Molecule: transfer RNA
Organism: Candidatus Obscuribacterales bacterium
RNA sequence: GCGCCCUUAGCGCAGCGGAUAGAGCGCAUGGCUUCGAACCAUGAGGUCGGGAGUUCGAAUCUCUCAGGGCGCG
Repeated sequence: GCGCCCUUAGCGCAGCGGAUAGAGCGCAUGGCUUCGAACCAUGAGGUCGGGAGUUCGAAUCUCUCAGGGCGCG
């Protein structure tokens, strides 16, 4: 330099153009317990990596930039 893939909650991830964007782990609060762990319940937390475009409508499609990974030279 070229090609391909990834970027969504604190973390690893799901979400094949339309619903208030999700579950797990973690976290907070409460329950349980002598106190914890485990278990149960509830809850907080996201401008979907940045920008532009297409569309009635974009996390999703296109372009571009940035970061990361793999391969080739």